About this RNA
c-di-GMP-I riboswitch aptamer from a Betaproteobacteria bacterium, 104 nucleotides, folded computationally. The organism belongs to Betaproteobacteria, within Bacteria. Of the family's consensus pairs, 95% are formed in the model.

RNA sequence: AUUCGAAAAAGGCAUACCCGCCGAAAGGCGGGGGCGCAAAGCUUCUGGCCUAAAGGUUGUCGUGCGGAAUCCCGUCGAUAACCCAAGGUAGCAGGGUUGCCGAA
Repeated sequence: AUUCGAAAAAGGCAUACCCGCCGAAAGGCGGGGGCGCAAAGCUUCUGGCCUAAAGGUUGUCGUGCGGAAUCCCGUCGAUAACCCAAGGUAGCAGGGUUGCCGAA
């Protein structure tokens, strides 16, 4: 330096769940917890997955507002479904990058 993790040591991280806080949500952070993890350190570069606030499409509603106008057209608001990441996930993989112990 490269590859590997059988046995071992020093240590490390911390699933679900519970409490608090942040967030529209997904999720995150802190405390407890400990399923697991040899990179379960760091990084959204690639794919996947999660969410869908804002935005978009369509529908419905409103004697809304405008067009002399309960229909119609435009527009605004509410609402439902769908689309959508610039939001997440590094404990979903791959890539990049740094690193402890041991073996070859």